[in-house]
RNA sequence: GGAGUCGCCCGGACGAUCGCCGGCCGAAAUUGGGCCGGAGGAAAGUCCGAACACCGCAGGGCAGGGUGCUCCAUAACGUGGAGUCGCGGCAACGCGAAGGCAAGUGCAACAGAAAGCAGACCGCCGUCCGCUUCGCGGGCGGCAAGGGUGAAACGGUGCGGUAAGAGCGCACCAGUUCCCCGGGCGAUCGGGGAAGCUGGGUAAACCCCACCCGGUGCAAGACCAAAUAGGGAAGCGUUCGAGGGUGGCCCGCCCGAAGCUUCCGGGUAGGUUGCUUGAGGCGUCGGGAAACCGGCGUCCCAGAGGAAUGAUCGUCGCCCGGCCCGUCCGGGCCGGGAACAGAAUUCGGCUUACGGGCGACUCCGGCC
RNA sequence: GGGCCCAUAGCUCAGCUGGCAGAGCCACCGGCUCAUAACCGGUCGGUCCCUGGUUCGAUCCCAGGUGGGCCCACCA
Numbered sequence: 001g002g003a004g005u006c007g008c009c010c011g012g013a014c015g016a017u018c019g020c021c022g023g024c025c026g027a028a029a030u031u032g033g034g035c036c037g038g039a040g041g042a043a044a045g046u047c048c049g050a051a052c053a054c055c056g057c058a059g060g061g062c063a064g065g066g067u068g069c070u071c072c073a074u075a076a077c078g079u080g081g082a083g084u085c086g087c088g089g090c091a092a093c094g095c096g097a098a099g100g101c102a103a104g105u106g107c108a109a110c111a112g113a114a115a116g117c118a119g120a121c122c123g124c125c126g127u128c129c130g131c132u133u134c135g136c137g138g139g140c141g142g143c144a145a146g147g148g149u150g151a152a153a154c155g156g157u158g159c160g161g162u163a164a165g166a167g168c169g170c171a172c173c174a175g176u177u178c179c180c181c182g183g184g185c186g187a188u189c190g191g192g193g194a195a196g197c198u199g200g201g202u203a204a205a206c207c208c209c210a211c212c213c214g215g216u217g218c219a220a221g222a223c224c225a226a227a228u229a230g231g232g233a234a235g236c237g238u239u240c241g242a243g244g245g246u247g248g249c250c251c252g253c254c255c256g257a258a259g260c261u262u263c264c265g266g267g268u269a270g271g272u273u274g275c276u277u278g279a280g281g282c283g284u285c286g287g288g289a290a291a292c293c294g295g296c297g298u299c300c301c302a303g304a305g306g307a308a309u310g311a312u313c314g315u316c317g318c319c320c321g322g323c324c325c326g327u328c329c330g331g332g333c334c335g336g337g338a339a340c341a342g343a344a345u346u347c348g349g350c351u352u353a354c355g356g357g358c359g360a361c362u363c364c365g366g367c368c
Numbered sequence: 369g370g371g372c373c374c375a376u377a378g379c380u381c382a383g384c385u386g387g388c389a390g391a392g393c394c395a396c397c398g399g400c401u402c403a404u405a406a407c408c409g410g411u412c413g414g415u416c417c418c419u420g421g422u423u424c425g426a427u428c429c430c431a432g433g434u435g436g437g438c439c440c441a442c443c444a
Stems, first nucleotide, its partner, number of pairs: 001364010012316007020038006027031001040340001044351002047349005052217004059251004064213005069083005084098001085096004099208002104206002106202002121147002123143009155173006174198002176195008221273004231264006243255003266443003280299008318337008369440007378393004387424001395411005417433005
């Protein structure tokens, strides 16, 4: 100097003028004034998990859905931390829906002889026959080493063996099963031994195993007010019990002794509450490898609801480009730029979008 | 604010236990006709919304994104 990996931080500051929303204050009588507060790291997508609220309780089974290496963290999670194994990268490092196809069932187009207890096209070998000059062709039988097809062809390499071959035998390597020893809480790792045992892929295919899940969502729900035709139709019911208890079926439990469900129609589209103090922020100390947890101190930090949080100017700061000065660091002038995006019950995560800065590390090249 | 669904040719839609992507209309060409329409025959036309992943192989399965559509208030 170039290429790259990871982590952390910031998301302009101050002043003036004109406005917007909420709260408080005192005038005063409908307006004007003073003080305080007023978006984000993602407020987003609504993808997960909860709080909270209602369904009387949140019960059992089936169905359905989700998750899936280990240990820990947490209110909980599909999240996070630390590891194990696998894959990618020269490396820093990254990624992984990583239980089970030696439970069952299914699938594999085309090519190929054969696609899952398969199979012989070319080929290799033996034997018989024919033509007979080497040899060629045919029949029967053996083989799976070599070629060829394919994404994938029933362990790999070598030696022996054989008519030719083959785990047929042996050595080494890979895997599987079993046994023993050691490290680790564990996933798992290291070492030794035995058995020729070689039993392909796909579960983000059906499925099996383990664990988890009742439903709906602040338009939940509570209170007040206003207005209208408690109108019409269909279905099921009135003791042989319909229906309801917020997705389906069955059971249990409860309500329900007469209405209930759906559709069409009618009216109002107003106010208060839920509504912001919370698994809360900041600082510090302690525990822990970390995620995280605990103690103490301190702070109150938007609550609108067709929906406020803005605009202009000035100074400084940041970034980019050009020019000038300077031995390096750097300094000055001019011009330009400042992204993604905006709360809507509230939290914890994930994912996606996006401007800039700092630090650590890796690889390559050059110079001293 | 919350919930649900869809995206395939110019338009409307099929295609799904994963194996070369189709139909109707439209467009173009030819035939029939004196000519046009209708009718008959043929042809063209695809980023299967995008990006990754699983698989030998993805329109289909899974994840994320983009665009579009629908439904949810209260009272009697």
Predicted 3D model of RNase P RNA and transfer RNA as a complex of 444 nucleotides. Rfam match: Bacterial RNase P class A. It is annotated as a ribozyme. Rfam's curators write: Ribonuclease P (RNase P) is a ubiquitous endoribonuclease, found in archaea, bacteria and eukarya as well as chloroplasts and mitochondria.